[in-house]
RNA sequence: GAGCGAAAAAGCUAAACCCGUCGCGAGGCGGGGGCGGAAAACCAUGGGCCUCCCACCGGGAGGUCGCCAGGUUGCCGAA
Numbered sequence: 001g002a003g004c005g006a007a008a009a010a011g012c013u014a015a016a017c018c019c020g021u022c023g024c025g026a027g028g029c030g031g032g033g034g035c036g037g038a039a040a041a042c043c044a045u046g047g048g049c050c051u052c053c054c055a056c057c058g059g060g061a062g063g064u065c066g067c068c069a070g071g072u073u074g075c076c077g078a079a
Base pairs, nucleotide, nucleotide: 004077005076012037013036017032018031019030020029021028022027035066041072042071043070045069046068047067048064049063050062051061052060053059054058
């Protein structure tokens, strides 16, 4: 350094749900709350799923990285 991920250490994050707020909506943001996560950090590139629109069996515009894959980067160091 790489691989790997522990009954290690320091930490990080935050599902459902509730409140407020933005949005036609999927959903986003803030606060609470913890299901979980060794990349649950970032990227909408390829799929999937979801929403809206149309002249509709196709097309367009959005959303979801905590759905999968891929790319970039990161803490620690047992076997």
Model confidence (mean pLDDT): 88 of 100.
The RNA shown here (c-di-GMP-I riboswitch aptamer) has 79 nucleotides and comes from a Planctomycetota bacterium.
Taxonomically the source falls in Planctomycetota (Bacteria, Pseudomonadati).
It matches the Rfam family "c-di-GMP-I riboswitch aptamer". Rfam links the family to the GO term cyclic-di-GMP binding.